[in-house]
Context: one part of a larger RNA
RNA sequence: UGACGGGGACCCGCACAAGCGGUGGAUGAUGUGGAUUAAUUCGAUGCAACGCGAAAAACCUUACCUACCCUUGACAUGUCCAGAAUCCUGCAGAGAUGCGGGAGUGCCCGAAAGGGAAUUGGAACACAGGUGCUGCAUGGCUGUCGUCAGCUCGUGUCGUGAGAUGUUGGGUUAAGUCCCGGUUCGAGCGCAACCCUUAUCAUUAGUUGCUACGCAAGGGCACUCUAAUGAGACUGCCGGUGACAAACCGGAGGAAGGUGGGGAUGACGUCAAGUCCUCAUGGCCCUUAUGGGUAGGGCUUCACACGUCAUACAAUGGUCGGUACAGAGGGUUGCCAAGCCGCGAGGUGGAGCCAAUCCCAGAAAGCCGAUCGUAGUCCGGAUUGUUCUCUGCAACUCGAGAGCAUGAAGUCGGAAUCGCUAGUAAUCGCGGAUCAGAAUGCCGCGGUGAAUACGUUCCCAAAUCUUGUACA
Numbered sequence: 001u002g003a004c005g006g007g008g009a010c011c012c013g014c015a016c017a018a019g020c021g022g023u024g025g026a027u028g029a030u031g032u033g034g035a036u037u038a039a040u041u042c043g044a045u046g047c048a049a050c051g052c053g054a055a056a057a058a059c060c061u062u063a064c065c066u067a068c069c070c071u072u073g074a075c076a077u078g079u080c081c082a083g084a085a086u087c088c089u090g091c092a093g094a095g096a097u098g099c100g101g102g103a104g105u106g107c108c109c110g111a112a113a114g115g116g117a118a119u120u121g122g123a124a125c126a127c128a129g130g131u132g133c134u135g136c137a138u139g140g141c142u143g144u145c146g147u148c149a150g151c152u153c154g155u156g157u158c159g160u161g162a163g164a165u166g167u168u169g170g171g172u173u174a175a176g177u178c179c180c181g182g183u184u185c186g187a188g189c190g191c192a193a194c195c196c197u198u199a200u201c202a203u204u205a206g207u208u209g210c211u212a213c214g215c216a217a218g219g220g221c222a223c224u225c226u227a228a229u230g231a232g233a234c235u236g237c238c239g240g241u242g243a244c245a246a247a248c249c250g251g252a253g254g255a256a257g258g259u260g261g262g263g264a265u266g267a268c269g270u271c272a273a274g275u276c277c278u279c280a281u282g283g284c285c286c287u288u289a290u291g292g293g294u295a296g297g298g299c300u301u302c303a304c305a306c307g308u309c310a311u312a313c314a315a316u317g318g319u320c321g322g323u324a325c326a327g328a329g330g331g332u333u334g335c336c337a338a339g340c341c342g343c344g345a346g347g348u349g350g351a352g353c354c355a356a357u358c359c360c361a362g363a364a365a366g367c368c369g370a371u372c373g374u375a376g377u378c379c380g381g382a383u384u385g386u387u388c389u390c391u392g393c394a395a396c397u398c399g400a401g402a403g404c405a406u407g408a409a410g411u412c413g414g415a416a417u418c419g420c421u422a423g424u425a426a427u428c429g430c431g432g433a434u435c436a437g438a439a440u441g442c443c444g445c446g447g448u449g450a451a452u453a454c455g456u457u458c459c460c461a462a463a464u465c466u467u468g469u470a471c472a
Base pairs, nucleotide, nucleotide: 001472002471003469004468005467007466008465009464013460015456016455019420020419021418022417023416026311027310028309029308030307031306032305033304034302035301042053043052064297065296066295067294068293069292070291073127077126078125079123080122081121082120083119086103087102088101089100090099091098092097107116108115109114129286130285132284133283134282138280139279140275141274142273143271145269150189151188152187153186154185156165157164158163169180170179171178195263196262197261198260200231201230202229203228204227205226206225209221210220211219213218234257237251238250239249240248241247313413317372318371319370320369321368322367323366329360330359331358334353335352339348340347341346379410384405385404386403387402388401389400390399426448427447428446429445430444431443432442
């Protein structure tokens, strides 16, 4: 100087407390461990692995296994030889592939011979190739402490020196934020602000949007909205407290008040944290194989254990009928209207739309009625049978959906444990990426919309100062 303490002081955080809803019990989905397997590819492992890489494993993906094949190779550059490229087609085979048949000559230079570009086949080598190993050789990227308020430097001074001071102290703040004092004076990276979005208003613009006019055509741009530019919030004003400070408390005005709400933004560093399977890369290793191709299988197994979710156990509910109101997105290999067929998934149909125009698109909870009457039920929907639909070469291993039948566990969950402070929790639906098909996951969007916070004694984590130390 640090680190540590079941030392002290002070302070902060959904850390506790006060509340609301969950997890842990059930069934299912998904990930992991374990077991199994020819293979169940690999990685991630306290917080910070476990709906994680994977924003889509039937084939492909795919890296794994089995079998069958190839060896200058699926891909790149260079040398030589031959043929244009390309298209059609037969046989064998699971296919890769092997063995054939036919058509066919182009472009540029050149009179021609020939040469060149592109492409195909062959030969020999240099080489290719490796999702092989090492993240403890690395770059890059990322997580975490933590959006915590810290981390440093120049100069001066002090100390033999390591170092100290500044950065400590008194106040204050979300903040090393600001003020005051002080052998220091300044500065940098962080904080804050500048950026995006949301809440108010004005100006400009007015179609596809809107409608004070109109049946429509048309008119208009006031309003809604769209999207550009501005205004606005700064402790600016008033009162009090305070050290005549910084600041804090209350108030006015205001759409908004003390960082207005949300986002992006992550200092010096820590964890030899994660990633050699995004990519790049040193070293090592393989080179008729640890490379390459193909078919089938596997990643989907299942006594069990754990994590994260979904659905429930019901009456603040289930079912039936009627009826109302969003936002944000996506659409030409696409979104697909009306109409018709089907109980339905869906089929048919073909209008419109490269979209403020058309479509996806019916929002759902809600509201108004009816019924059920506390039951393993008109709750709950797993499982199974059967008949279908759709995508796709192909749904057996192994897809999603619909109808009918079946109707399991489950009556609110032990010890323990998680999230959340406001348009939040809870609850309700909608959209998108990926995608042929395949979400209860993920990322967004809006609708309805709470309770509680006395406080900091205690648990956990962190900051500052101080103290002890046989630790570095």
A computed fold for a 472-nucleotide part of an RNA from Thiobacillus sp., annotated as small-subunit ribosomal RNA, 3' major domain.
Rfam family: Bacterial small subunit ribosomal RNA.
RNAcentral holds the full RNA, with entries from ENA and SILVA.
Taxonomically the source falls in Thiobacillus (Bacteria, Pseudomonadati, Betaproteobacteria, Nitrosomonadales).